Notes:
Predicted 3D model of a 118-nucleotide RNA (SAM riboswitch aptamer (S box leader)) from an Acidimicrobiales bacterium. The source organism's lineage runs through Bacteria, Bacillati, Actinomycetota, Acidimicrobiia and Acidimicrobiales. The coordinates come from a structure-prediction model, not an experiment, and the mean pLDDT is 81. Its Rfam family is "SAM riboswitch aptamer (S box leader)". Gene Ontology term of the family: regulation of gene expression.
RNA sequence: UGAUCAUCCAGAGCGGUCGAGGGAUAGGGCCCUUUGACGCCGCGGCAACCAGCGAUGAGAACGGAUGGCCCGUCGUGGUCUCUCCUCUCGCCAGGUGCCAAUGCCCAAGCGAUGACGA
Numbered sequence: 001u002g003a004u005c006a007u008c009c010a011g012a013g014c015g016g017u018c019g020a021g022g023g024a025u026a027g028g029g030c031c032c033u034u035u036g037a038c039g040c041c042g043c044g045g046c047a048a049c050c051a052g053c054g055a056u057g058a059g060a061a062c063g064g065a066u067g068g069c070c071c072g073u074c075g076u077g078g079u080c081u082c083u084c085c086u087c088u089c090g091c092c093a094g095g096u097g098c099c100a101a102u103g104c105c106c107a108a109g110c111g112a113u114g115a116c117g118a
Base pairs, nucleotide, nucleotide: 001118004115005114006113007112008111013043014042015041016040017039021032022031023030025108027106028105029104044099045098046097049095050094052091053090054089055088057087058086059085063083064082065081067080068079069078070077071075103110
């Protein structure tokens, strides 16, 4: 960078620094901002996408086991358990992310973040 999937009306701010715009996009509205916004840095916090841990949880039914049991049939057999897989719930906070207003709102198009793979 482009592909796919998920989420985007919940939540969480102080200090320092800077000095004029900012709220992603042309338009309209509204709002924040020299009582110093936006950005950056530090600390603090929110959340729980991924990782990790746990369940007496649910499901699927393909596979695996060096497992247990069964058989007038000893099999490419049956069954149970465990594991694996998916989901749900809980814990944690390692990798991200986020901390005015629903992604500020409207129409459009798009964007942001995460995961995964190229």